Background:
This is a predicted structure of an 87-nucleotide RNA (c-di-GMP-I riboswitch aptamer) from Vibrio viridaestus. Its Rfam family is "c-di-GMP-I riboswitch aptamer". Rfam links the family to the GO term cyclic-di-GMP binding. From the family's description: GEMM was predicted in a large-scale screen for bacterial structured RNA regulatory elements. Of the family's consensus pairs, 95% are formed in the model. The sequence is in RNAcentral, with records from Rfam.
[in-house]
């Protein structure tokens, strides 16, 4: 100098819950709170999972299914970028 690992420091992120505001929802944003997280930085490509206002189409008669569509990056996997002090 560089890589590993084990402690420790500093900084970061924020889960349910409250609340305000957007939304038909699911969810999302602010503000409080922390359960947890080394990529819980980014990104819907794949799968999984939520949600059905509208618009289509099928069943069939006003519901229900599909498909659009929308969400979930703290469901997984892939791409993709990247900080840190000290023993």
């Nucleotide at each position: 100098c560089a890589c590993g690992u084990a402690u420790u420091a500093g900084g970061g992120c924020a889960a349910a819950c409250c609340u305000a505001c957007u939304g038909a929802a699911a969810a999302g944003u602010g503000g409080g709170g922390a359960c947890g997280c080394a990529a819980a930085g980014c990104u819907u490509c794949c799968g999984g999972c939520c949600u059905u206002a509208c618009u289509g189409a099928g069943u069939a008669u006003u519901a229900c299914u599909c498909a659009c569509a929308g969400g979930u990056a703290g469901c997984g996997g892939g791409g993709u970028u990247g900080c840190c002090a000290a023993u």